Model confidence (mean pLDDT): 78 of 100. Predicted 3D model of a 354-nucleotide RNA (Bacterial RNase P class A) from a soil metagenome. Of the family's consensus pairs, 95% are formed in the model. RNAcentral holds the sequence, with entries from MGnify. Rfam family: Bacterial RNase P class A. The family's RNA type in Rfam is ribozyme.

RNA sequence: AGGCCAUGCGGUCGCGGGAGGUGACUCUCGAGGAAAGUCCGGACACCACAGGGCGAGGGCGGUGGGUAACGCCCACCCGGGGAAACCCGCGGGAAAGUGCCACAGAAAUGACACCGCCGAUGGCGCGGCCACACGUGAGUCGCGAACAGGCAAGGGUGAAAUGGUGCGGUAAGAGCGCACCGGCGUCGCGGUGACGCGGCGGCCAGGUAAACCCCGCCCGGUGCAAGGCCAAGCAGGAUCGACGACCCGGCCCGGCGAGAUCCAGGUAGGCCGCAGGGCGAAAGCCCCGCCAGGGACCUAGGCCCCGGCGAGAUGGAUGGCCGCACACGACAAGAUCCGGCUUACAGGCCUGCU
Numbered sequence: 001a002g003g004c005c006a007u008g009c010g011g012u013c014g015c016g017g018g019a020g021g022u023g024a025c026u027c028u029c030g031a032g033g034a035a036a037g038u039c040c041g042g043a044c045a046c047c048a049c050a051g052g053g054c055g056a057g058g059g060c061g062g063u064g065g066g067u068a069a070c071g072c073c074c075a076c077c078c079g080g081g082g083a084a085a086c087c088c089g090c091g092g093g094a095a096a097g098u099g100c101c102a103c104a105g106a107a108a109u110g111a112c113a114c115c116g117c118c119g120a121u122g123g124c125g126c127g128g129c130c131a132c133a134c135g136u137g138a139g140u141c142g143c144g145a146a147c148a149g150g151c152a153a154g155g156g157u158g159a160a161a162u163g164g165u166g167c168g169g170u171a172a173g174a175g176c177g178c179a180c181c182g183g184c185g186u187c188g189c190g191g192u193g194a195c196g197c198g199g200c201g202g203c204c205a206g207g208u209a210a211a212c213c214c215c216g217c218c219c220g221g222u223g224c225a226a227g228g229c230c231a232a233g234c235a236g237g238a239u240c241g242a243c244g245a246c247c248c249g250g251c252c253c254g255g256c257g258a259g260a261u262c263c264a265g266g267u268a269g270g271c272c273g274c275a276g277g278g279c280g281a282a283a284g285c286c287c288c289g290c291c292a293g294g295g296a297c298c299u300a301g302g303c304c305c306c307g308g309c310g311a312g313a314u315g316g317a318u319g320g321c322c323g324c325a326c327a328c329g330a331c332a333a334g335a336u337c338c339g340g341c342u343u344a345c346a347g348g349c350c351u352g353c354u
Base pairs, nucleotide, nucleotide: 001351002350003349004348005347007325008324009323010322011321012320013319015030016029017028018027019026020025032331036342037341039340040339041338042337043336044223045222046221047220057219058218059217060216061215062076063075064074065073066072077091078089079088080087081086092214093213097212098211099208100207101206114155115154116151117150118149121148122147124144125143126142127141128140129139130137131136132135163181164180165179166178167177168176182204183203184201185200186199187198188197189196190195227272228271229270230269236263237262238261239260240259247255248254249253276287277286278285279284288310289309290308291307293306294305295304297302298301326329
């Protein structure tokens, strides 16, 4: 780093499903690696919607592949960490635009100079030279201070200060020039690609998109309390009925005497959805796994046939007790189903690598 197990066995009494039996009862099945959180992606169901486009809103975001799909998985790339195995990364764009960047600081972006450095050049002051009209300066040289001005090297502030180190250069400096490193652009080569390697060009560009935004891709809503079927009673509607319905009998009649028939929606309630997999409208058939029992065969514990079962509850089952064993037993239990992620977890086992 990856994977696996999750107290076990027996007895007994119960609980939920199924099958058999008139019944007593018998047989059989009965939670997890996470069943959890309900965080993603689907199936399925109903609702909405001609189709398409645009807009709004939301989600995702290196590349290639896998997949029904995914925000998942695998491999790789890039960045960071590590001596290594390996680990970590909410990993498109900051060179389209806008906003923001606390405190500190001069300045947080077409901005700026606090300390500092310089002051070559121009001006100022002093001195020398020179000139003469003899106390002045058209000029020239030197020195000084730092007025104009130049600079961003160094200091200081900060999470971050306009690429870094060094040499040259300069008045001092500066990609100003050069070498190397980093970035960006461009060309070539390699790679499916992210990207890598090399050449060239001083082109040198702060950070932030989990800020707006831009680019690319995706997205209708609600969730099994979805939804479908049956449907008591009460109430409702239509038709018939004292010109006798319905009902009863021996049915053109007789008796009885006020209800009868039908319908729709749908409540309570019930069934389905809903349970190993596949086909089928269903009945059923086939396959897989397990099993008490009955039967056939043989090399006697195998194989075949028949049979049964595969959690499916709906106040919602899977537990209690006893015995034995040991390593002394963690986290925790379905509720439509499936693929993931995340979180919780006593103890133990296996494999690979440094």